About this RNA: Predicted 3D model of a 72-nucleotide RNA (transfer RNA) from a Minisyncoccales bacterium. Taxonomically the source falls in Minisyncoccales (Bacteria, Bacillati, Minisyncoccota, Minisyncoccia). Rfam family: tRNA.
RNA sequence: GCCAGAGUAGCUCAGGGGAAGAGCAGCACCCUCGUAAAGUGCAGGUCAUCGGUUCAAAUCCGAUCUCUGGCU
Numbered sequence: 001g002c003c004a005g006a007g008u009a010g011c012u013c014a015g016g017g018g019a020a021g022a023g024c025a026g027c028a029c030c031c032u033c034g035u036a037a038a039g040u041g042c043a044g045g046u047c048a049u050c051g052g053u054u055c056a057a058a059u060c061c062g063a064u065c066u067c068u069g070g071c072u
Base pairs, nucleotide, nucleotide: 001071002070003069004068005067006066007065010024011023012022013021018055026042027041028040029039048064049063050062051061052060
């Protein structure tokens, strides 16, 4: 330099046009003599950035940035 994949909650990942969820972690409650575990609930997101298409974009298209892998 070229090609491919990935970027979504603190972490690991779903979601592939009608607008975002799970597990773990956190907080509160419950339980217990107490702690842990189990249970219930709550909170946590400019969906990498910018632009385009669309009535509507995390999702489709383009460019850029970062990471991973391959080729040279």